A computed fold for a 362-nucleotide RNA from a Zetaproteobacteria bacterium, annotated as Bacterial RNase P class A. Its Rfam family is "Bacterial RNase P class A". About the family: Ribonuclease P (RNase P) is a ubiquitous endoribonuclease, found in archaea, bacteria and eukarya as well as chloroplasts and mitochondria. By type it is a ribozyme. Model confidence (mean pLDDT): 77 of 100. Lineage of the source: Bacteria > Pseudomonadati > Pseudomonadota > Candidatius Mariprofundia.

């Protein structure tokens, strides 16, 4: 030069005048309360998006323990508040390579494996191969499953011997299954040896199901507080030693003392939750790493019909055209709403670090 594979940022940038939110101050009004001006400063993300995990938090409750059911995860170890997440290894598959993809069980059990083929799991005989018998170009019995076909897979491979023709039919080795046993390693697994065994029925479990493991439930429209207004309404049940009731279902305990349905009227205003957080950036230790410890720095949205918008110039990048002066277009996906830790989809354009294979040149 070229093709790729793994990661990480940016995605508009300046000025001008006009307009917004939210804190802080200062002047003015103002009894407070409120308005208004002015001044400084701050004001959407990498995904805010999907609502798919896990959590923080608030309730139910001053709230324990079982159990059925149901979800959800699966190879080992280790980070985390925690996860189905990540990070590192263990195997197993793809790719020449960088790299990427998968991950409990199939000898408890039951279902699938379409077509096609004899037969697709206690199978199977279409063409073939031997034999017999009849016959002359073929029929009929009987054997077999090495050869061949179908198929996504067809009941281990190779040889030898055996055989009427074959066949783990018997032999060796190779594979395979159960068993013991050293080595390495925290373990997944990874190497070696020995015995026995002709050899279990093959794939499939985001098919049923089996093992392991883990799980209250409900949600900021949770809640909490003021303010205000109506009918302290009307009905029917059931219960009074009990019995209801109590945020998945039943049981025990535990609290509570009336409880369940229907009709009907009122309000739905404000405050707060709500922004300092498992928080960011930066330096060192530790550790392959994820991540964590210690030192200092930094304050970086809180809005409620719902803010960051609009005009001008002038710049940067892509992209076309050019008579080389410039013209002319475009700038992606997308807008918080109690927070946070992930995944998963989307994104014009641009830019950097590592690595792998080609080719050429010295």
């Nucleotide at each position: 030069g070229g093709a790729g594979c793994g990661a990480u940022c940016c995605g508009g940038g300046u000025g001008a005048u006009c307009g917004c939110g939210g804190c802080a101050g200062g002047c003015g009004u103002g009894u407070u309360u409120u308005c208004g001006u002015u001044u400084g400063u701050c004001g959407a993300g990498g995904a805010a998006a999907g609502u798919c995990c896990g959590g923080g938090c608030u309730g139910c409750a001053c709230u324990g323990g079982g159990u059925a059911a149901g979800a959800a995860u699966g190879c080992c170890g280790g980070a985390u508040a925690a996860c189905g997440u990540c990070c590192g290894g263990c195997g197993g598959g793809g790719g020449c390579g960088a790299c990427c993809c998968c991950g409990g069980g199939a000898a408890a059990g039951u279902g699938c494996c379409a077509c096609a083929g004899a037969g697709a799991g206690c199978a199977g005989a279409c063409c073939g191969c031997c034999c017999u018998g009849c016959a002359u170009u073929g029929c009929a019995g009987g054997g077999u499953a090495a050869g061949g076909g179908u198929g996504a897979a067809a009941g281990g491979g190779u040889g030898c011997g055996g055989u009427a023709a074959g066949a783990g039919c018997g032999c060796a080795c190779c594979g395979c299954u159960u068993c013991c046993u050293c080595c390495g390693g925290u373990a997944a697994c990874g190497g070696g040896g020995g015995a026995a065994g002709g050899c279990a029925c093959g794939g499939u479990a985001a098919a049923c199901c089996c093992c392991a493991u883990u799980c209250g439930c409900a949600g900021c429209a949770a809640g909490a507080c003021c303010a205000a207004a109506u009918a302290g309404g009307g009905a029917a049940g059931c219960a009074u030693u009990a019995g209801a009731c109590g945020u998945g279902g039943c049981c025990c305990g535990c609290g509570u003392u009336g409880c369940u349905u229907c009709c009907g009227g009122g309000u739905a205003g404000g405050u707060u939750g709500c922004u300092a957080g498992a928080g960011u950036g930066u330096g060192u230790c530790a550790g392959c790493a994820a991540u964590g410890g210690c030192a200092g720095a930094c304050g970086c949205a809180g809005a409620u019909g719902a803010a960051u918008g609009a005009u001008c110039a002038c710049c940067a990048u892509c992209c076309g055209c050019u008579a080389c002066g410039g013209c002319g277009g475009a700038u992606a996906c997308a807008g918080a709403a109690c927070c946070c830790g992930g995944c998963u989809u989307a994104c014009a354009g641009g830019a950097u670090c590592g690595c792998u294979c080609c080719g050429c040149c010295u």